[in-house]
């Protein structure tokens, strides 16, 4: 140098054209003498990054950046 595959909340992952979720984690209340445990609200995301296609892109092209793996 080519190929596969992948990057989505703090972790760990689902979603593959039209609402951005899930599970732990965090935060406030509530239970408890106190923790844990339990319960009920809630914040947190430029879906790696441009650019194209499209009425619309997290999702389709295509280029780059990064991760593992195979091949030279």
């Nucleotide at each position: 140098g080519g190929g596969u595959u992948c990057g989505u909340a703090a972790c760990u992952c689902a979603g593959g054209g039209g609402g951005a979720g899930a599970g732990u984690g965090c935060u406030a209340c509530c239970u408890u003498g106190a923790c844990a445990g339990g319960g009920u609200a809630g914040a947190a995301g430029u879906c790696g990054c441009g650019c194209g296609u499209u009425c619309g892109a997290u999702c389709c092209g295509c280029g780059c950046c990064g991760a593992a793996c195979c091949c030279a």
The prediction has a mean pLDDT of 86. Predicted 3D model of a 72-nucleotide RNA (transfer RNA) from Anaerobranca californiensis DSM 14826. Lineage of the source: Bacteria > Bacillati > Eubacteriales > Anaerobranca > Anaerobranca californiensis. The sequence is in RNAcentral, with records from Rfam. It matches the Rfam family "tRNA". Gene Ontology term of the family: triplet codon-amino acid adaptor activity. From the family's description: Transfer RNA (tRNA) molecules are approximately 80 nucleotides in length.